This is a predicted structure of a 73-nucleotide RNA (transfer RNA) from Streptomyces beigongshangae. Its mean pLDDT, the model's own confidence on a scale to 100, is 81. It was read from a public genome assembly. It matches the Rfam family "tRNA". Rfam links the family to the GO term triplet codon-amino acid adaptor activity.

RNA sequence: GGACCCUUAGCUCAAUUGGCAGAGCAGUGGACUUUUAAUCCAUUGGUUGUCGGUUCGAGUCCGACAGGGUCUA
Numbered sequence: 001g002g003a004c005c006c007u008u009a010g011c012u013c014a015a016u017u018g019g020c021a022g023a024g025c026a027g028u029g030g031a032c033u034u035u036u037a038a039u040c041c042a043u044u045g046g047u048u049g050u051c052g053g054u055u056c057g058a059g060u061c062c063g064a065c066a067g068g069g070u071c072u073a
Base pairs, nucleotide, nucleotide: 001072002071003070004069005068006067007066010025011024012023013022019056027043028042029041030040031039049065050064051063052062053061
């Protein structure tokens, strides 16, 4: 240099391939406990990497760019 894959909550990952963005862990509050831990209940947290395009409607489709990874010369 070329090809391909990935980017969604603080972290790890879903979202049935266009129709209300979710789970676990973590965090916060509470219950229990002499206290901590564990357990249980409730709950906060998102410009879906950035900028554009298509569409009534985009996490999903298209383009460019950025970051990361694999392969190849």